[in-house]
């Protein structure tokens, strides 16, 4: 100088005017947002409803071991990838249970598949005409043998090479072959088995037959987890104008319906009961809280001891101004039941360890 990992602060002080809340007769005094209070993405506490137990379905998680109240979080380890390195990243179970998909291109996209070009063989057609034989209408005219594989058609072999593609039926080399091929061999990769190390994921060594493409963030299989709704949960107190039920009284009254009677509906006062709007209280903030030390553990964390911390609003308070200091113009943003995480936003500094 360039980087990597982690931690910490989140303007300070004074004055003044305000706001919420607790105490106080009052004056006043005390306390009053965050590292993310955010997104509401996971997990738990708490509350109500449901529930014998098990299974199916649905959803979630997914290398291994641990931590934790729990987790999709964290710690340590393994494997794979990136970086010279410190270090970083990874939905990282199963594709040999089955089904499905693999666009375009390509011969072929998974079935011991396929044949477009190239390669090789055959010599049936074909081509050739030096030579031999035969036929002969005596013309090197026809037929057979023969030769060729350069061109065209056909048959067989092969999967090495080319072409296409993200991916082509293990890779490289030597041998082998008509050409080729795990056909044989060596090394490598993969798979299976055995032994050793490890709690395990996995690693090391040896042997074997020769090879079984990819996708499960497609269905699916395997293992594990999950009842639903949420503080507007829930609980309590409880008016007034109203409204409901029962009983009693006025009263055999009045009004409505109806031609009239009965009947039916409604009207007053009192007592009691139940529900319950608004409202008030509660839930409500001291908690899996913070800090320090000791012990155990690589660590996440656990245990012990000591000290310490008091927003609780409800339309919703926590702010404005002035002065001053600092390098500074001081960011991102604001509780709403609580807690553990993750993710995202964030001015400017400071500290620790490490790498090149």
């Nucleotide at each position: 100088g360039a980087g990597c990992g982690g931690g910490c602060c989140a303007g300070g002080c004074g004055g003044u005017c305000g706001c919420g809340u607790g105490c106080u007769c009052a004056c006043g005094c005390g306390c009053g947002a965050g590292g993310a209070a955010a997104g509401u993405c996971c997990g738990g506490g708490c509350u109500c409803c449901g529930c014998a137990g098990g299974g199916c379905a649905a959803g979630g998680u997914g290398c291994c071991a641990g931590c934790u109240a729990a987790c999709g979080g964290c710690u340590g380890g393994g494997c794979g990838g990136g970086g010279c390195g410190a270090c970083c990243c990874g939905a990282c179970g199963g594709a040999a249970a089955g089904u499905g998909c693999c666009a375009c291109a390509g011969a072929a996209a998974a079935g011991a598949a396929g044949a477009c070009u190239c390669c090789c063989c055959c010599g049936c057609g074909a081509g050739g005409a030096a030579c031999g034989g035969g036929c002969u209408c005596c013309g090197c005219g026809c037929c057979c043998g023969c030769c060729u594989a350069a061109a065209c058609g056909g048959g067989a072999g092969a999967a090495a090479a080319g072409c296409u593609g993200a991916a082509a039926c293990g890779g490289u080399g030597c041998g082998g072959u008509a050409a080729g091929a795990g056909c044989g061999c060596a090394c490598c990769a993969g798979c299976g088995c055995g032994c050793c190390g490890g709690c395990a994921a996995c690693g090391g060594c040896g042997c074997g037959g020769c090879u079984u493409g990819g996708c499960a963030a497609a269905c699916c299989c395997c293992a594990c987890c999950u009842g639903g709704a949420g503080c507007a949960a829930g609980c309590g107190c409880a008016a007034a104008u109203a409204g409901g039920a029962a009983c009693g009284c006025c009263a055999u009254a009045c009004g409505g319906u109806g031609g009239c009677c009965c009947g039916c509906c409604g009207u007053g006062c009192g007592u009691u009961c139940g529900g319950g709007u608004u409202g008030c209280g509660u839930g409500c903030u001291a908690g899996a809280g913070g800090c320090g030390c000791c012990u155990g553990g690589c660590g996440a964390c656990a245990g012990g001891c000591g000290c310490u911390c008091g927003a609780g609003a409800u339309a919703a308070a926590u702010g404005g101004c002035c002065g001053u200091c600092c390098a500074a113009c001081g960011a991102c943003a604001g509780a709403a039941c609580c807690c553990g995480g993750c993710u995202u936003a964030u001015c400017g500094a400071c500290c620790c360890g490490c790498u090149c």